RNA sequence: GCCGGGGUAGCUCAGUGGUAGAGCAACGCACUCGUAACGCGUAGGUCAUGGGUUCAAAUCCCAUCUCCGGCU
Numbered sequence: 001g002c003c004g005g006g007g008u009a010g011c012u013c014a015g016u017g018g019u020a021g022a023g024c025a026a027c028g029c030a031c032u033c034g035u036a037a038c039g040c041g042u043a044g045g046u047c048a049u050g051g052g053u054u055c056a057a058a059u060c061c062c063a064u065c066u067c068c069g070g071c072u
Stems, first nucleotide, its partner, number of pairs: 001071007010024004018055001026042004048064005
């Protein structure tokens, strides 16, 4: 330099045009003599960045940044 894959909650990951979700973690409540576990609930997101297409974009297109792998 070229090719492919990835970037979404604190962490691990879903979500292929029409309300952004799960598990774990955090916090609160309940339970308990107390703690843990279990149960119920709450909060937490510029969807890597900037443009474009569209009535509507995490999703499609372009560029850039970054991580992983391959080729030379």
Molecule: transfer RNA
Organism: Candidatus Parcubacteria bacterium